[in-house]
Context: one part of a larger RNA
Molecule: small-subunit ribosomal RNA, 5' domain
Organism: Blidingia minima
RNA sequence: GGGUGAACGCUGGCGGCAUGCUUAACACAUGCAAGUUGAACGAAGACAAUAGAUUAAAACUUUGGUUUUACCUAUUGAAAUUAGUAGCGGACGGGUGAGUAACACGUGAACAUCUACCUUUAGGACAAGAAUAACCACUGGAAACGGGGGCUAAUACUUGAUAUGCUGAGAAGUUAAAGGAUUUCCGCCUUUAGAUGAUGUCGCGCUUGAUUAGCUUGUUGGUGGGGUAAUGGCCUACCAAGGCGACAAUCAAUAGCUGUUUUGAGAGAGAGAUCAGCCACACUGGGACUGAGACACGGCCCAGACUCCUACGGGAGGCAGCAGUGAGGAAUUUUCCGCAAUGGGCGAAAGCCUGACGGAGCAAUGCCGCGUGAAGGAUGAAGUUCUAAGGAGCGUAAACUUCUUUUCUUAAGAAAGAUAAUGACGGUACUUAAGGAAUAAGCAUCAGCUAACUAUGUGCCAGCAGCUGCGGUAAUACAUGGGAUGCAAGCGUUAUCC
Numbered sequence: 001g002g003g004u005g006a007a008c009g010c011u012g013g014c015g016g017c018a019u020g021c022u023u024a025a026c027a028c029a030u031g032c033a034a035g036u037u038g039a040a041c042g043a044a045g046a047c048a049a050u051a052g053a054u055u056a057a058a059a060c061u062u063u064g065g066u067u068u069u070a071c072c073u074a075u076u077g078a079a080a081u082u083a084g085u086a087g088c089g090g091a092c093g094g095g096u097g098a099g100u101a102a103c104a105c106g107u108g109a110a111c112a113u114c115u116a117c118c119u120u121u122a123g124g125a126c127a128a129g130a131a132u133a134a135c136c137a138c139u140g141g142a143a144a145c146g147g148g149g150g151c152u153a154a155u156a157c158u159u160g161a162u163a164u165g166c167u168g169a170g171a172a173g174u175u176a177a178a179g180g181a182u183u184u185c186c187g188c189c190u191u192u193a194g195a196u197g198a199u200g201u202c203g204c205g206c207u208u209g210a211u212u213a214g215c216u217u218g219u220u221g222g223u224g225g226g227g228u229a230a231u232g233g234c235c236u237a238c239c240a241a242g243g244c245g246a247c248a249a250u251c252a253a254u255a256g257c258u259g260u261u262u263u264g265a266g267a268g269a270g271a272g273a274u275c276a277g278c279c280a281c282a283c284u285g286g287g288a289c290u291g292a293g294a295c296a297c298g299g300c301c302c303a304g305a306c307u308c309c310u311a312c313g314g315g316a317g318g319c320a321g322c323a324g325u326g327a328g329g330a331a332u333u334u335u336c337c338g339c340a341a342u343g344g345g346c347g348a349a350a351g352c353c354u355g356a357c358g359g360a361g362c363a364a365u366g367c368c369g370c371g372u373g374a375a376g377g378a379u380g381a382a383g384u385u386c387u388a389a390g391g392a393g394c395g396u397a398a399a400c401u402u403c404u405u406u407u408c409u410u411a412a413g414a415a416a417g418a419u420a421a422u423g424a425c426g427g428u429a430c431u432u433a434a435g436g437a438a439u440a441a442g443c444a445u446c447a448g449c450u451a452a453c454u455a456u457g458u459g460c461c462a463g464c465a466g467c468u469g470c471g472g473u474a475a476u477a478c479a480u481g482g483g484a485u486g487c488a489a490g491c492g493u494u495a496u497c498c
Stems, first nucleotide, its partner, number of pairs: 001498004006494005013370006019363002021328001026326003030323003035088003040085002043082002047077006055070006095281003105205005111200004118194002122190003126160004135150002138147003165174003179186002207253003214244003219241008256278004260271004283304005306317004334360001336359003342356001343354004373403004383394004408435006417425001442487005447468003453482005463470002
């Protein structure tokens, strides 16, 4: 000199674009953040129309009855609702960086393996059956949640058949299917290829310490078996005694990695916020289930710590999602608006959901831009400071004259972003008119380094200070005034990196 996710002090006009718990992976009140499908299914309630039945009421009656309304039953209709069964999605998106020195990451390579939805190839969908939730009545419990009994449906479940698939040298063995809408269509099963995504293997690269020198028994290899989508001590039985290491094993400390980013002429050194890719984690530890995919942030089970409810028998919870609270800290924002756009899930669609996202709010936290007026105006007002008392400085600065309106205030108009419709932002950006210099300057420094000097006060005191050092009665170094210099909506200080 440059930089920062900065903080502190003084000060503070506007706009655009960014950024905003670096500390306690500390604890969390409250609300929201993952649902959707009635065109898979039974059921429930409400509406309308039609038909029927008898009862009640009212009106008119020729006292025979007729009409209307209400209630009940059945059928149909179109729209809407949802507790349950079922399907798909809750493995994405969002957060954090605790752990990890590792095939975690980066890069390159050779091969294996799986892949829902999507595209594609070739075929198929036959015949039967048994349940169960909801519901009904009963019953346990304070609650959470149940228990046994009875009924019922399906694209839920089961059995048989069939096969181009799979296994096998062959014989043979083994494995499927589901319907819904009514208008084309949407689904279901097997199979071929692809796409996408994922898993595994290897070479090289990847912090510090030797005041860590030896480490290792499933350890290293083989055979058989198991397990996996798949290779493999991944696991197991047996056999052999190997394997790693001064080219740093092991141990310890520290740390998510990278693209990037800061600095530097470069070589290099530092950092790894935001954004993007990968990894890991979800109160702590362990485990599996379901599924194409998880050993699953807002799923399950067990143990633990903590918090809450309790009728003391037992239960409930997990913000490292968005806001927000307490705590810690020098320090980091609103319990906002909207699904209008982009994207995602479900659905045939309409649509629903979406704290992703789009926006607004707060903060000079940063970068960029603009302004706080312009021109004229005195041998130079007043005031103030200095003075050698003559004068000099502030100083064309002010006043005053003329002008302008970026900003500002008020009023009117008014977008693009959306394509038939649909705009949170927002009556926002922007435009026009009117008004009036009006609403807007500070901070640090002035001994040398280092641009900028004097007066007064103080008297080794009070104080300053990055280094040298100033201050003990004439201090350009302290404090204040005047003046000056530098930067400027900022300026200084502190911390830290080059």